Predicted 3D model of a 348-nucleotide RNA (Bacterial RNase P class A) from a Methylophilales bacterium.
The sequence was found by an Rfam model in a public genome assembly.
Its mean pLDDT, the model's own confidence on a scale to 100, is 76.
Its Rfam family is "Bacterial RNase P class A". By type it is a ribozyme.
The organism belongs to Nitrosomonadales, within Bacteria.
[in-house]
RNA sequence: GAAGCUGGCCAGACAGUCGCCGCCCGUGCAAACGGGGGGAGGAAAGUCCGGGCUGCAUAGAGCGGGAUGACGGCUAACGGCCGGACGCAGCAAGGUUGCAAAACCCCAAGGCGAGGAAUAGGGCCACAGAGACGAGUCGGUGCGACCAACGAGCUUGCGAGUUCGCGUCGCAACGGGUGAAACGCGGUAACCUCCAUCCGCAGCAAGACCAAAUAGGCUGGUAAUAGCGUGGCUCGCGCUGCCAGCGGGUAGGUUGCUUGAGCGUACGAGUAAUUGUGCGCCUAGAGGAAUGACUGUCAUGUCGUCGCAAGACGAUUACAAAACCCGGCUUAUCGGCCAGCUUCUUUU
Numbered sequence: 001g002a003a004g005c006u007g008g009c010c011a012g013a014c015a016g017u018c019g020c021c022g023c024c025c026g027u028g029c030a031a032a033c034g035g036g037g038g039g040a041g042g043a044a045a046g047u048c049c050g051g052g053c054u055g056c057a058u059a060g061a062g063c064g065g066g067a068u069g070a071c072g073g074c075u076a077a078c079g080g081c082c083g084g085a086c087g088c089a090g091c092a093a094g095g096u097u098g099c100a101a102a103a104c105c106c107c108a109a110g111g112c113g114a115g116g117a118a119u120a121g122g123g124c125c126a127c128a129g130a131g132a133c134g135a136g137u138c139g140g141u142g143c144g145a146c147c148a149a150c151g152a153g154c155u156u157g158c159g160a161g162u163u164c165g166c167g168u169c170g171c172a173a174c175g176g177g178u179g180a181a182a183c184g185c186g187g188u189a190a191c192c193u194c195c196a197u198c199c200g201c202a203g204c205a206a207g208a209c210c211a212a213a214u215a216g217g218c219u220g221g222u223a224a225u226a227g228c229g230u231g232g233c234u235c236g237c238g239c240u241g242c243c244a245g246c247g248g249g250u251a252g253g254u255u256g257c258u259u260g261a262g263c264g265u266a267c268g269a270g271u272a273a274u275u276g277u278g279c280g281c282c283u284a285g286a287g288g289a290a291u292g293a294c295u296g297u298c299a300u301g302u303c304g305u306c307g308c309a310a311g312a313c314g315a316u317u318a319c320a321a322a323a324c325c326c327g328g329c330u331u332a333u334c335g336g337c338c339a340g341c342u343u344c345u346u347u348u
Stems, first nucleotide, its partner, number of pairs: 001344010012298007020039002023036005041319001045330002048328005053203004060235004065199005071083004086113003094105004116194002121192002123188003138175002141172006150165006207255004217246006226240004262281008301316006
């Protein structure tokens, strides 16, 4: 210097004008007015995991169901993250063959792992092949047995007898082809299953409070040996009604709702994820849904024009929008900056 990678940060800044929302202070009976500070992301997205929180509820056990899966660590927890191994594929570089195209070997940093059990049992293994899960059986070869079937020879009193085999049966070893895999107890468990560990359910449209209104209405069924109770079944526990239909009233307000497993910074521990201590900060809370528009200057990147250059001018900057909150994963994305790793080349 080039190439290939990994991780982190930013996501324009300042000023002015107008507009919107909420908080604090002051004036005001109120409406409102004045002042001060603040106001959408790294993914807010997907709703895929895990929780906090709320309710069932006083709560449990079993079955069933579901999730995870080497080892160690982190975390509130996780299917997440970190670490060193193991395995897999494979880019760059390198090597071999070759006229070349290409093929093969090896393969850094990095990437991925779906990672327990195949002798507990079951299922599946297309096509090809004789044959694909416990059975056999294709081919010749060797050994042994037999004429019971088939065939041949010889003999015959035509009933049979006898010898043989490219015949039959059994055993043994060997094998080319097919195929991912074949005379091996093979492969597959993101097939069922077995093993180990773990798991209540529903969800802020969860809930709580206040106010108001109506008809605590009518009909039918069932009921203590019953019914109901937040996934299914059984037991247990609790309650006393429960189910269906028709009809009527209200759907208003307050709250949950933003101080958090929070952020920043310094020092320490640790390979790291992470964590301890000190100091500092408070950074949306709407409620059909605010967080915006315009102007000017500056900055960054890209493109275009002019220019020897410096530079000038113009255009343009992605993906995208909170809704109880948080930790992850996945997906989308114009660009910029920083740090590190590996290989090659050059110089010293």